RNA sequence: AGAGUUUGAUCCUGGCUCAGAACGAACGCUGGCGGCAGGCCUAACACAUGCAAGUCGAACGGCAGCAGGCCUCUCCUCGGAGAGGUGCUGGCGAGUGGCAAACGGGUGAGUAACGCGUGGGAACCUGCCCUGCAGUGGGGAAUAACCACGGGAAACCGUGGCUAAUACCGCAUACGCCCUUCGGGGGAAAGGCCCUUGUGGCCGCUGCAGGAGGGGCCCGCGUCCGAUUAGCUAGUUGGUGAGGUAACGGCUCACCAAGGCGACGAUCGGUAGCUGGUCUGAGAGGAUGAUCAGCCACACUGGGACUGAGACACGGCCCAGACUCCUACGGGAGGCAGCAGUGGGGAAUAUUGGACAAUGGGCGAAAGCCUGAUCCAGCCAUGCCGCGUGGGUGAAGAAGGCCUUAGGGUUGUAAAGCCCUUUCAGCGGGGAAGAUAAUGACGGUACCCGCAGAAGAAGCCCCGGCUAACUCCGUGCCAGCAGCCGCGGUAAUACGGAGGGGGCUAGCGUUGUUCGGAAUUACUGGGCGUAAAGCGCACGUAGGCGGAUCGUUAAGUCAGGGGUGAAAGCCCGGAGCUCAACUCCGGAACUGCCCUUGAUACUGGCGAUCUCGAGGCCGGGAGAGGUGAGCGGAAUUCCCAGUGUAGAGGUGAAAUUCGUAGAUAUUGGGAGGAACACCAGUGGCGAAGGCGGCUCACUGGCCCGGUUCUGACGCUGAGGUGCGAAAGCGUGGGGAGCAAACAGGAUUAGAUACCCUGGUAGUCCACGCCGUAAACGAUGGAUGCUAGCCGUCGGGCAGCUUGCUGUUCGGUGGCGCAGCUAACGCGUUAAGCAUCCCGCCUGGGGAGUACGGUCGCAAGACUAAAACUCAAAGGAAUUGACGGGGGCCCGCACAAGCGGUGGAGCAUGUGGUUUAAUUCGAAGCAACGCGCAGAACCUUACCUGGGCUUGACAUCCCGUGCCACCCCGGAGAGAUCUGGGGAUAUCGGCUUCGGCCGACACGGUGACAGGUGCUGCAUGGCUGUCGUCAGCUCGUGUCGUGAGAUGUUGGGUUAAGUCCCGCAACGAGCGCAACCCUCGCCUCUAGUUGCCAGCGGUUCGGCCGGGCACUCUAGAGGGACCGCCAGCGAUAAGCUGGAGGAAGGUGGGGAUGACGUCAAGUCCUCAUGGCCCUUACGCCCAGGGCUACACACGUGCUACAAUGGCGGCGACAGAGGGCAGCCACUCCGCGAGGAGGAGCUAAUCCCGAAACGCCGUCCCAGUUCGGAUUGCACUCUGCAACUCGAGUGCAUGAAGCCGGAAUCGCUAGUAAUCGCGGAUCAGCAUGCCGCGGUGAAUACGUUCCCGGGCCUUGUACACACCGCCCGUCACACCAUGGGAGUUGGCUCUACCCGAAGACGGUGCGCUAACCCGCAAGGGAGGCAGCCGGCCACGGUAGGGUCAGCGACUGGGGUGAAGUCGUAACAAGGUAGCCGUAGGGGAACCUGCGGCUG
Repeated sequence: AGAGUUUGAUCCUGGCUCAGAACGAACGCUGGCGGCAGGCCUAACACAUGCAAGUCGAACGGCAGCAGGCCUCUCCUCGGAGAGGUGCUGGCGAGUGGCAAACGGGUGAGUAACGCGUGGGAACCUGCCCUGCAGUGGGGAAUAACCACGGGAAACCGUGGCUAAUACCGCAUACGCCCUUCGGGGGAAAGGCCCUUGUGGCCGCUGCAGGAGGGGCCCGCGUCCGAUUAGCUAGUUGGUGAGGUAACGGCUCACCAAGGCGACGAUCGGUAGCUGGUCUGAGAGGAUGAUCAGCCACACUGGGACUGAGACACGGCCCAGACUCCUACGGGAGGCAGCAGUGGGGAAUAUUGGACAAUGGGCGAAAGCCUGAUCCAGCCAUGCCGCGUGGGUGAAGAAGGCCUUAGGGUUGUAAAGCCCUUUCAGCGGGGAAGAUAAUGACGGUACCCGCAGAAGAAGCCCCGGCUAACUCCGUGCCAGCAGCCGCGGUAAUACGGAGGGGGCUAGCGUUGUUCGGAAUUACUGGGCGUAAAGCGCACGUAGGCGGAUCGUUAAGUCAGGGGUGAAAGCCCGGAGCUCAACUCCGGAACUGCCCUUGAUACUGGCGAUCUCGAGGCCGGGAGAGGUGAGCGGAAUUCCCAGUGUAGAGGUGAAAUUCGUAGAUAUUGGGAGGAACACCAGUGGCGAAGGCGGCUCACUGGCCCGGUUCUGACGCUGAGGUGCGAAAGCGUGGGGAGCAAACAGGAUUAGAUACCCUGGUAGUCCACGCCGUAAACGAUGGAUGCUAGCCGUCGGGCAGCUUGCUGUUCGGUGGCGCAGCUAACGCGUUAAGCAUCCCGCCUGGGGAGUACGGUCGCAAGACUAAAACUCAAAGGAAUUGACGGGGGCCCGCACAAGCGGUGGAGCAUGUGGUUUAAUUCGAAGCAACGCGCAGAACCUUACCUGGGCUUGACAUCCCGUGCCACCCCGGAGAGAUCUGGGGAUAUCGGCUUCGGCCGACACGGUGACAGGUGCUGCAUGGCUGUCGUCAGCUCGUGUCGUGAGAUGUUGGGUUAAGUCCCGCAACGAGCGCAACCCUCGCCUCUAGUUGCCAGCGGUUCGGCCGGGCACUCUAGAGGGACCGCCAGCGAUAAGCUGGAGGAAGGUGGGGAUGACGUCAAGUCCUCAUGGCCCUUACGCCCAGGGCUACACACGUGCUACAAUGGCGGCGACAGAGGGCAGCCACUCCGCGAGGAGGAGCUAAUCCCGAAACGCCGUCCCAGUUCGGAUUGCACUCUGCAACUCGAGUGCAUGAAGCCGGAAUCGCUAGUAAUCGCGGAUCAGCAUGCCGCGGUGAAUACGUUCCCGGGCCUUGUACACACCGCCCGUCACACCAUGGGAGUUGGCUCUACCCGAAGACGGUGCGCUAACCCGCAAGGGAGGCAGCCGGCCACGGUAGGGUCAGCGACUGGGGUGAAGUCGUAACAAGGUAGCCGUAGGGGAACCUGCGGCUG
């Protein structure tokens, strides 16, 4: 520090995900030791039991218990024991009294608050402690305990009686103190202990002042989310007075005033203890508030006060409530959020331990007592830190495992073996510090010494990419994995196992959560033309920001000083535990706040001045700017009249419609409404919406010039206000044309549309609403700065040649530098460089939806979520592909033409069906006379049946030489089984002649053979196809962020990326062409075919001699290149024409098939991975089947006839083939053929033409056409023609009279037509491959169909249009809105009730201290009781708000293949989209206005 993921690829935007760190964790697997720390995050749920706050006898009366003394009595073993008495002593239960109990400990419920943090402040209190001053005199009356009696189950209580004090109450005194009318008045105290008995000491007590520490109160600033919470407030805000408090204060009350708070967010709702800190982060920030520390709040829930220095009091009290327990039913008791512990909840969190030894606290004079604070121990890998599970050596690289190309590799120096060590744990011994004298829970612990022995001690996760680590097997879209992308459908590095490897290690993974990465809320540090994002426009409030000069101030700002910023923590330095974690010491830091002194550039405040910003004034100017009124002509429609007649209208074509009742057309006249042709322009005006005939009136803004005035008056603008196209709404008018809806006609599978004919709202006017649009430049406003060029609108100036040039200001366009941008593009009219202000964005869907609110008559508008779901959704550009886009150009592509197919019969292949089997494959073009160049058996892979099991075939081993070999039999369908005979062995090599080895054959064993079984989607090879199309690429350079482009585009040209020219390209490769074969001309060479050309002979046949000139054969050459001429063209390439030539512009034909596409075809040619079968899925055999047949299709043959059929006569090829062959010739047969038989291993012999020509006949007829079908009789091949061959003769003579929609071939020696040959083959050809004979027609042309090439354009396609994709409906699941209601929480208002309590009043009952009084009694004061207002709980009624459930219902999301259509993407077949309105199963359609995306 980044990475993965949108695409075919690219750049960008943008979300999702990962790698890091952390945790009070939990879960899974595993687990040796120690140190330090941590340990109910959930139910502030309920709690059994024990403990957690007491202490003081030196405050007091006392003596229940214990110990001792003394006294009396009894017993006695004479030590003593027992009983009673005595507070005498030590002490002490209970009690009075004092202090403590308000600390310490727990928890986080509540609290959004002066609660907390920080810094200040004034009107306060403060027990114990410290300092100082002063005092402590003299009296009195009670009351617990106790005793008696009584009540009660208990808790406990009542009455009477006795008593003490440091308890209580007067009196005296008063330095301070308090009150005061300044005269005065008021108010204290307590004693105890000790002894060396003194003016003693110590501890106390009282008053006052001060201190320290603690606490109360007030203020500035800071402190979460929601505006779908916008208004809140009655003691409310202030004043006066009073009360109250320790104290200020509306804290409380009376009266008066009407204030106070709030967009700088009041009020309300939700959530939350706050902080030091902690985690993360480079930081800023974000998240968090366990442990430790500070503060706050709370103590079962709510209320209340009492006591006290301090509480409204965790282990106090009273009341109310819920709950639990006891009860004798009358009443009582209780509060673990103290330490342990229990139940419960939960994924989850420990012992009912030890000790007061230390630290600290309470009481005490002290000893001491108490202390679940604390210090320790226990449990838990919960975390951090440290250590160990051994070290060295050891290659035969052992065994085993795994893999393997079978060689080997790897596990791996790893193990074993040998040598060594002993940390930790174990055993034994010693044994602390912590304690300054005593006291040690921890603890026989830490630590030290010794002993034994490698001995007791390793796991977890991962290995497709991100991300470090790969193989085998199993599985077969199953089982499963998965953080994201994604793996798994038979070769899975992704599932499971194994081997191996990687990572971490007493842990390792997973889950959850936080920060990071995320610049993905952007202060540091983002954006808004098209990705999400500029409000439709303006005016303007608050606010923010603001020109020049001078002065002043010093708020911001800066500097110095001071205070504070607790400790701990973090950081730095050092120190202590063996190290570390941990702890200690010091420093720094704590970025903050406050006070103070100073500085004054900038900002702000104040004052003064200025003119350049802004505005005013004067003079000109342009304009569809706005409003109102009036006027005008053209056109449409309608009405009247004339002319006139049969149509008009409308469309792709029609029809609905109008018209003989006279339309359309045309002429004249009239009515009415709406809109204003030409001018007209990327022209003008306006803020936007928008504005267009002419005139007048009223009116807004703008520009130019003058430089006279004001003197910053400015910019922006949250809320707010106004304006705001079209549609729509209300009321009233108006209504010509147009036209949602509607109706009809067409179109169509349908057509709720597009087209047509009609037609109502509406469109128009007035007034009032609505407030939205693709309200767009998809670009907020203002100001300044930053190259230019060209056009245009309005004005000014200058120059002159009067219509131009130059210049200037304002507007509006085009291009373009720098710069910017992801790119496209923007570019002085910025999307550049800057400043200021406003608005807005933060993944897609859900959704601009729901709910709530505001507005509206309504339609609806504005504001605006969530659940759920996806791993993307997007922008720009690139390469392709595609388009019912465009341009250019090819091809028998169309057209032109000739002949066919589709109809018939038959042949053949296929589908289908059938069958025991009809073996298998091929499937649009590019499967279908295809694999098959030839299925009667064989072939043959299929079926039925019969057999074989090392096999029909290969290699190896053992045994044998019977058998196999040859001949002849028997059984059987055959395979096979069996009998006899013949040779009884043969062959090769070696040999020591015994034999051995091998071949051959038989038998046997196991390895193995065998498979036309599967997978062509595991493959090789071969092939088809686009396509003989002209294309496909590379290197270097250049351009681009990049995909990529350029080159290869362009202008010409070509059959061609063929060539030329141009050009940031220059070259090159595979293709094209050429080189190859063949045909056409010539030459040469050669000559047992050919020729007599020239000669001779002749049986007349190149037959013979002779000869190679010609033909021919087959080898080598020549020839053609736009070379020549003319024209065209750029003087180019080339084109057109001509000459010459056998041939002319690639001369005809063939071979030759670029990069690639179709997972195209073939595992049944062959080869081959994997899988499968092994007495069978192998092998042998017989028979059957592949030949089936109601049908359907492809390819063919033969025809339908006279350009013909038939008969007779006559003629001419080429290329091939031939010995298991071709077969002359002769004979026989009507014929197929048969019987003889010459020649030929073939330029030698043989196989061999037909159409055609001539003559005759038929005469348009289902025929003398056509030959199917069938009968009979034959021929040939073959072991064998039944299923199932071909041929022959005779007979039979079917369909068919030229073929619907549709469709095929062919551009010249071609089509058409005619025959011939060959391969395969015993036989079988209408198929296939070849050959020659005869031999046409037509091409204007490229609009259209099909295919293709190049350029360009659009794209939402990239599996690429056989693409993509929208909505309704149906089904399943999920979340959610509405919903009659219903249940609950919180809260508000009004009223009722009113416990405890304090306060106020009263107080006739009660009353020791003080007063009066001798007393009785009275008084003061107090208490109970009663009354009053306040008030918790509770109740009644109504409201607000949130949540749960809810019949039914609305839409939404998701889901493998459902239904209907085709809306969108290419002009998507009606361009699309936006707003609005109507309509429609649905996507949608239509109207009006707008936008170009």

Small-subunit ribosomal RNA from Thermopetrobacter sp. TC1, 1493 nucleotides, folded computationally. It matches the Rfam family "Bacterial small subunit ribosomal RNA". Rfam links the family to the GO terms structural constituent of ribosome and ribosome. Taxonomically the source falls in Thermopetrobacter (Bacteria, Pseudomonadati, Pseudomonadota, Alphaproteobacteria).